RNA sequence: AAAUAUCUUCGGGGUUGGGUGUGAUUCCCUACCGGCGGUACAGUCCGCGACCCGGCGAAAGCCGGCUGAUUCGGUGAAAUUCCGAAACCGACGGUAAAGUCCGGAUGGAAGAAGAAUAGA
Numbered sequence: 001a002a003a004u005a006u007c008u009u010c011g012g013g014g015u016u017g018g019g020u021g022u023g024a025u026u027c028c029c030u031a032c033c034g035g036c037g038g039u040a041c042a043g044u045c046c047g048c049g050a051c052c053c054g055g056c057g058a059a060a061g062c063c064g065g066c067u068g069a070u071u072c073g074g075u076g077a078a079a080u081u082c083c084g085a086a087a088c089c090g091a092c093g094g095u096a097a098a099g100u101c102c103g104g105a106u107g108g109a110a111g112a113a114g115a116a117u118a119g120a
Base pairs, nucleotide, nucleotide: 004118005117006115007114008113009112010111017029018028019027031100032099033090034089035048036047037046038045043088044087052065053064054063055062056061070086071085072084073083074082092103093102094101
């Protein structure tokens, strides 16, 4: 020095304009959005988190499961990541059927940054 332990802070975006209708930011046309780590810069690759399901537990929590969606062309040593073009995807509960509204959630978390001390 690394690693480990402690603490602090941070840590998800988005319905524009129109149509139908008693009623829809939910339907239809159009519009808009993109968590974290890795890797040539990624919503679509690999991995993780979240949601959901099951088991255990008094609880905190732990373990397991589930887990959406991309192609073509170009540049290059290297890109499903850049550039050009055309596509596609989005938990649960509520409500006129919701990625965007309301709610669980002033929550949790992948992680990011920092502080001071101990220890070897």